[in-house]
RNA sequence: AAGGUUUGAUCCUGGCUCAGGAUGAACGCUAGCGGGAGGCUUAAUACAUGCAAGUCGAGGGAGAAGUUUGUUUUCGGAUAAACGGACACCGGCGCACGGGUGAGUAACGCGUACACAACUUGCCUUCAACGGGCGGAUAGCCCCGGGAAACUGGGAGUAAUACGCCAUAAUAUUACUGAGUCGCAUGGUUUAGUAAUUAAAGCUCCGGCGGUUGAAGAUAGGUGUGCGUAGGAUUAGAUAGUUGGUGAGGUAACGGCUCACCAAGUCAACGAUCCUUAGGGGGCGUGAGAGCGUGGACCCCCACACGGGUACUGAGACACGGACCCGACUCCUACGGGAGGCAGCAGUAAGGAAUAUUGGUCAAUGGGGGCAACCCUGAACCAGCCAUCCCGCGUGCAGGAAGACGGCCCUAUGGGUUGUAAACUGCUUUUGUCAGGGAAGAAACCUGUUCAUUUAUGAGCAGCUGACGGUACCUGAAGAAUAAGCACCGGCUAAUUCCGUGCCAGCAGCCGCGGUAAUACGGAAGGUGCAAGCGUUAUCCGGAAUCACUGGGUUUAAAGGGUGCGUAGGCGGGCUGAUAAGUCAGAAGUGAAAGCUCACCGCUUAACGGUGGAAUUGCUUUUGAUACUGUUAGUCUUGAGUAAGGUUGAGGUUGGCGGAAUGAGUCAUGUAGCGGUGAAAUGCAUAGAUAUGACUUAGAACACCAAUUGCGAAGGCAGCUGGCUAGACCUUCACUGACGCUGAGGCACGAAAGCGUGGGUAGCGAACAGGAUUAGAUACCCUGGUAGUCCACGCCCUAAACGAUGCUUACUCGAUAUUUGGCUUUCGGGCUGAGUGUCCAAGAGAAAUCGUUAAGUAAGCCACCUGGGGAGUACGCUCGCAAGAGUGAAACUCAAAGGAAUUGACGGGGGUCCGCACAAGCGGUGGAGCAUGUGGUUUAAUUCGAUGAUACGCGAGGAACCUUACCUGGGCUCGAAUGGCUUCGGACGCUGCGCUGAAAAGCGAGUUUCCUUCGGGACUGAAGUCAAGGUGCUGCAUGGUUGUCGUCAGCUCGUGCCGUGAGGUGUUGGGUUAAGUCCCGCAACGAGCGCAACCCCUAUCCUUAGUUGCUAGCAGGUAAUGCUGAGGACUCUAAGGAGACUGCCGGCGUAAGCCGUGAGGAAGGUGGGGACGACGUCAAAUCAUCAUGGCCUUUAUGCCCAGGGCUACACACGUGCUACAAUGGCAGGUACAGAGGGUCGCUAAGCCGCGAGGUGGAGCCAAUCCCAGAAAGCCUGUCCCAGUUCGGAUUGGAGUCUGCAACUCGACUCCAUGAAGGUGGAAUCGCUAGUAAUCGCGCAUCAGCCAUGGCGCGGUGAAUACGUUCCCGGACCUUGUACACACCGCCCGUCAAGCCAUGGAAGCCGGGGGUGCCUGAAGAUGGUGGCCAUAAAGGAGCUAUCUAGGGUAAAACUGGUAACUAGGGCUAAGUCGUGACAAGGUA
Repeated sequence: AAGGUUUGAUCCUGGCUCAGGAUGAACGCUAGCGGGAGGCUUAAUACAUGCAAGUCGAGGGAGAAGUUUGUUUUCGGAUAAACGGACACCGGCGCACGGGUGAGUAACGCGUACACAACUUGCCUUCAACGGGCGGAUAGCCCCGGGAAACUGGGAGUAAUACGCCAUAAUAUUACUGAGUCGCAUGGUUUAGUAAUUAAAGCUCCGGCGGUUGAAGAUAGGUGUGCGUAGGAUUAGAUAGUUGGUGAGGUAACGGCUCACCAAGUCAACGAUCCUUAGGGGGCGUGAGAGCGUGGACCCCCACACGGGUACUGAGACACGGACCCGACUCCUACGGGAGGCAGCAGUAAGGAAUAUUGGUCAAUGGGGGCAACCCUGAACCAGCCAUCCCGCGUGCAGGAAGACGGCCCUAUGGGUUGUAAACUGCUUUUGUCAGGGAAGAAACCUGUUCAUUUAUGAGCAGCUGACGGUACCUGAAGAAUAAGCACCGGCUAAUUCCGUGCCAGCAGCCGCGGUAAUACGGAAGGUGCAAGCGUUAUCCGGAAUCACUGGGUUUAAAGGGUGCGUAGGCGGGCUGAUAAGUCAGAAGUGAAAGCUCACCGCUUAACGGUGGAAUUGCUUUUGAUACUGUUAGUCUUGAGUAAGGUUGAGGUUGGCGGAAUGAGUCAUGUAGCGGUGAAAUGCAUAGAUAUGACUUAGAACACCAAUUGCGAAGGCAGCUGGCUAGACCUUCACUGACGCUGAGGCACGAAAGCGUGGGUAGCGAACAGGAUUAGAUACCCUGGUAGUCCACGCCCUAAACGAUGCUUACUCGAUAUUUGGCUUUCGGGCUGAGUGUCCAAGAGAAAUCGUUAAGUAAGCCACCUGGGGAGUACGCUCGCAAGAGUGAAACUCAAAGGAAUUGACGGGGGUCCGCACAAGCGGUGGAGCAUGUGGUUUAAUUCGAUGAUACGCGAGGAACCUUACCUGGGCUCGAAUGGCUUCGGACGCUGCGCUGAAAAGCGAGUUUCCUUCGGGACUGAAGUCAAGGUGCUGCAUGGUUGUCGUCAGCUCGUGCCGUGAGGUGUUGGGUUAAGUCCCGCAACGAGCGCAACCCCUAUCCUUAGUUGCUAGCAGGUAAUGCUGAGGACUCUAAGGAGACUGCCGGCGUAAGCCGUGAGGAAGGUGGGGACGACGUCAAAUCAUCAUGGCCUUUAUGCCCAGGGCUACACACGUGCUACAAUGGCAGGUACAGAGGGUCGCUAAGCCGCGAGGUGGAGCCAAUCCCAGAAAGCCUGUCCCAGUUCGGAUUGGAGUCUGCAACUCGACUCCAUGAAGGUGGAAUCGCUAGUAAUCGCGCAUCAGCCAUGGCGCGGUGAAUACGUUCCCGGACCUUGUACACACCGCCCGUCAAGCCAUGGAAGCCGGGGGUGCCUGAAGAUGGUGGCCAUAAAGGAGCUAUCUAGGGUAAAACUGGUAACUAGGGCUAAGUCGUGACAAGGUA
């Protein structure tokens, strides 16, 4: 210090989330020791039991038990004195401290700084003065009573440091008089005098301890004030003792503190009142700090003591362990009445996730009492429990490789890892165990003693005192001995593999994992981190600059108020003086201690503790400074305003006037339609429309001018003209002299729609009606049409009220256009203002963009924002006639929502271009029959795969058995095949052998070796073993291969440049091309994969060669034939070469290139064809060609065999064949190919058969022989438009061939039969030239063949293309986008289902507070006053007022709950539509 998460990627905005630290914690797993701390955060709930405040005999009386002595005795005792001093009592001091808790309190409660001229203060210290008399009571004790008890009544009698009176008395108090002095007002203070009033207590050990008055100090309090101290305005008004005065009362003291009277004030937007929450501070946690959160332990203050009230006593209380009363609760009771208060220490119950012992000691520290000894002290000091936290220590160290066993993993003869880890050897002994020793904390008081001359006091010495504790610590002994877990390992975030599971089980802080190869679930192994702990949960700070003071923003991300005027407030021009409030500096006081921090020191270290410093950023006082701000006085003119003169405009308002158009009316002309639309219809029209003409009339709006213009604060403003009225600008620089800017509240204005009242209504036109469209059409389109639109007056007050940009001021390069002024001009222009636009420098910005009209640089003021949804909703309040507006949440829910830009993809966006894409043509398919494939169905099985284009005559280039993978049945289990090893046996084998069987197979029979170095080997059978086998699954684990976009022209890279970046540029642009082909231009320059070329076939020629091919010439021969000799001329064969390159010419063009019936040429502009397929897309196809990971199977999912099936058949689709006929069929005759194949073969001639074929056997391993007759064509004849002499399906019969075998299920032949079909609906396919169409031939596979298929070959041989609007596909550029799984995208709303929280709601149930009335305890104050009394004082009782509480009444506020109801949110696969995103199909 950052990181993860929105996207295909990017930058930004923005939220969520993590890593850190912390805790009075809790929970889970685990646990060796010590030190230091901490320990009911919940029920201020209720409490059993014990303890927590007593002490003083040196104040007083009285004096038990007991002891000693004496007397006496009936030996039981009684009694006297002394000692003794209990339990109580009077009295003094203490009990107001210490300890607990945080309920209440938003307050002078707390903090801080002041003030008291308005106060008190027991005990303590100092000083001054004093202490003389007298008296009456009353507890205790005794006697008699009441009561269960608590307790209490009466009588007699008694003491005091208890109580009272008298005396004395002041520097006390009060009153009066005088003087001095001081101060901030009232006034204070000092002093003098006069008068009046008021004190005391004794005890004693004789040392002392006390008493009274006054003054001072110290300590402790009381009171007041400034400043600071939580949230809510959906709390805006509050207040009657309220605010002040006078007087009185009261208090320690001021004061409405209380009362009487008088006045009407007082507080509040700088937040009163009300509501909610809360003890405050020092500090603590975190943080760089500023802050934010917090207030447990410790310290200070406050408040409280069962809830509430009240006073008494006292120096001090309205009193935790006191009193009285009311209330609730608990307990005792004899039912009459009483008792109690753990928020003291332990402890109990309850609540809760959760928090300890009914311990020891007063040894130390401190407190109370006491002269003291001493007593008391749950304060305190210690111990116990708890890993709750912090700190420290240990669980060993060294050596040790066969890198052991075991585990785990792997590419598995083996390797890796656990791992020097273990074993083993040596060493050490902290801790623990045992044994021994053993503290400091202790010094005082006190006692004794010495000294200081010493009573006092102080100093020295000695003695006495330890809960903790035989603890800490020290020494010794044995012995590795007693001691490791927890979490995590997908990224963030350090650490990975195997197995299991299979969107299941589960994980998860965020993103997200899991649907058969999960580093994310569970286990294991290994690893990482921390460690006596480790994780989880909760909470706080941080990260978060994510409330921004330090330190943010507002064009588009959330955010500028619709606009102006203006109040408070904030801010404010130049100069001079004064002042010193702010500001700055110095000084003083304070800022408690602890804590934090620095240094040093003490516990072995640390935590912890001690000492000292610093810090405590604050407040107050004081002295000074005076630049700036403020205040004040004066002055100035530049800000602002005024005046004069001019200019300008759809500025506003109110009248008058105008023409065009539209509608309506009348008349006229005129006839059948008009109108409307994509097309129509509704509608109007023969009762005369539309159209045309004339006249009349109504309302509304103002064409052209007109603009990128102008005016206005905004909304907004447009015919012409008059009245009234507001502004802006320019010029002059005349006047005022800072008069200014902004502006919370407030006021005014405020489009459209809407509302009210009254008018008006031509056109338009929500609603509504009709007609269309449509699946529907409550829409878009059409015909009508009400409100409204218009006017007047009054409301409403909102808009994408937008420049999505608040107002004002200053500053910061320019260019250009334009409106309106001024000056100037050489009439081109130039200068100077105020506006309105465009483009740009600097700069800014996430970018787009902004850029003197800022979104730049600064200043002032206002408004507003803080993730998305819920929601601008609910509730409350204000406004409104209503509609509604303003203000404006929460629960819940999501991890995003969003901005700008980028690359793609897409668009019923645009531009350019291409393609048999359309068009123009030719021929088909779709209809028929058949063939074939597919779907479906069927079946024991109809094996499997392929499924839009890119499956469907596809894998299959050939299913009768085999193939074959399927089904049924019968068999085999080292297996059908191959290899290795071990053991045993034998030849293997052959047979025309036997039995069973459908076969496989099983059981038998017969026959029989070779080589040899004699060990054995070759071969083979059986048994065992290692490797089997699988067309079983996964093509979504893969390789390889293939299809498609597409033979489309694209796809990229290096360097450079541009951009924050994704990315762009290059590759775009202008031309051109079949082409990213080439040229030109250009921040690009080059390059690669593609294109093209190189390769093959074909078209022409040449050369070479000349058999099996050829035959012109020569010769021979035949019925005929290159048949023969011969020849290389030709054809041809097959090797090499030539040739074509826009090379030449003309035109156009810068060029590339294009055009030309050009020339030449066999061929002309890639000549034709083929092979060749860029980066990539479709998780495209194939695990069944093959290969292969993983999984599954092993007497079966393997293997063998027979039979069946893959050929089924209501039906649907694809691809074909044959046809429907006369450009034809049939019959006869006749001509011309190319390319192939052939020895398990092609098979000639001849003969037989109508034929398939049979027979026959020549030739040929092929330019030799054979398949082999090419067919269409041509020449004749016939048929005459018909279901035919078309068509051939189907069926019957008879055959041929292949084959072990043609039943399921072959092909072919002959005879007979002669179906549908007469050119095919919607729709759809191919083809641009040797092409389509048409004709036949061959080949592969193959025994044969279901081939009409596929692959080749040649023969004959067209038509058409104007053109690119449209359909489809594609390319490039551009544009929009809310798409990126990319339009087969995304996405909205209702309804239906489940869950969740919330609003309303008849009501029901609570809570706190206020108000009125009634009542009213204790107590207080006043009155009266039996009684006591000389008076004074006291005072029962009665009474008035106040008062806790109680009752009652009506309201307000705030919760809970509720039939029903409303919307909202969430939830893989529900329904209906398709509103939005592209021009989203009506922007």
Molecule: small-subunit ribosomal RNA
Organism: metagenome